[in-house]
RNA sequence: AUGUGCGUCUAGGGUUCCGGCUUGUGUGCCAAGCGCCUGGUCCGAGAGAUGCAGUCCUUGAGCUUUCAAGGAUACACGGCGGGACAAAAGCCCGGGAGA
Repeated sequence: AUGUGCGUCUAGGGUUCCGGCUUGUGUGCCAAGCGCCUGGUCCGAGAGAUGCAGUCCUUGAGCUUUCAAGGAUACACGGCGGGACAAAAGCCCGGGAGA
């Protein structure tokens, strides 16, 4: 100095919308409340999974540009507190403070 980016999914999360439940004269329209409502939409992991890309190394071609093949991309315990979106969270501050 670098330890990368994005997508899909999951752990997890709350309640903007849908649905559900309760109440309102209550069949219907509608309204209010409830996430201590399993769920659908939604948010979603540095230390979870997976894919693509990127980067680096080796070899072979190329010699302006680069292309192909193979390999590597390790390790990782972690508060309090604050922030956003409707709200919360393993999201962001944060591979932070600490250990």
Predicted 3D model of a 99-nucleotide RNA (Guanidine-I riboswitch aptamer) from a soil metagenome. The coordinates come from a structure-prediction model, not an experiment, and the mean pLDDT is 84. The sequence is in RNAcentral, with records from MGnify.